[in-house]
């Protein structure tokens, strides 16, 4: 410096134009003599950040940042 993968809820990750989701975490309750487990409700989002394209962008260009792999210079 080139290529290639990734950045989404506290975490670990679906979603690749049309209403942002699941698991585990929280919290509040029901089961239990008590806890674990189980079961029920609940709480969760500037989608890295900026423009643009679109009636419509998490999803597609573009630029800029951050991370993991890999090639290259340089001593």
């Nucleotide at each position: 410096u080139c290529c290639g993968g990734g950045g989404u809820a506290g975490c670990u990750c679906a979603g690749c134009g049309g209403c942002a989701g699941a698991g585990c975490g929280g919290g509040c309750g029901c089961c239990u003599g008590u806890u674990a487990a189980g079961c029920g409700c609940u709480u969760g989002g500037u989608c890295g950040g900026g423009a643009g394209u679109u009636c419509g962008a998490a999803u597609c260009u573009c630029c800029c940042c951050c991370c993991c792999g890999g090639a290259g210079c340089c001593a």
Molecule: transfer RNA
Organism: Actinomycetota bacterium